[in-house]
Parts: sequence; structure tokens; C1' cells
RNA sequence: GCCUCAUUAGCUCAGUGGUAGAGCACGAGUUUUGUAAACUCGGGGUCGGGGGUUCAAAUCCCUCAUGAGGCU
Repeated sequence: GCCUCAUUAGCUCAGUGGUAGAGCACGAGUUUUGUAAACUCGGGGUCGGGGGUUCAAAUCCCUCAUGAGGCU
């Protein structure tokens, strides 16, 4: 220098054009003499930044950034 992949909740990840989700974590409650565990409920995201296509974009295209891998 070139190519590929990844970037979504605090963490690990799903979601491949039509209302953004799960597990864990966190908060509250129930239960217990008390703690843990279990169960129930809840909060938390401008989907890495910018631009484009579209009636509509986390999703398709371009560019930038960061990380990982490969080639020379």
C1' cells in the first nucleotide's frame, strides 16, 4: 500500500428494507429470622461519525474512524 471481517443497552450478542430485542449485569418487589438462590416487574439505545438511495434504512451504497485477520 491492497483485500476481507467486525462496530447495536454497562458486558456478550441476535436482528439482512416496515414499531430495536435476548441473556447476564443494574433497580424495585415477593419469599426468608437474615443473606444467597428462585420468581415477578422495571429503568437503560439518537444501532461508531458523516453523506446518499428509498414512501420507509440497524439493514442497501459511498466515505471517514477504531479494532481484528490476510496479501505484498
The RNA shown here (transfer RNA) has 72 nucleotides and comes from a Candidatus Nanoarchaeia archaeon. Model confidence (mean pLDDT): 84 of 100. Rfam family: tRNA. Its family is annotated with triplet codon-amino acid adaptor activity in the Gene Ontology. It is annotated as a transfer RNA. Lineage of the source: Archaea > Nanobdellati > Nanobdellota > Candidatus Nanoarchaeia. The RNAcentral record of the sequence draws on ENA.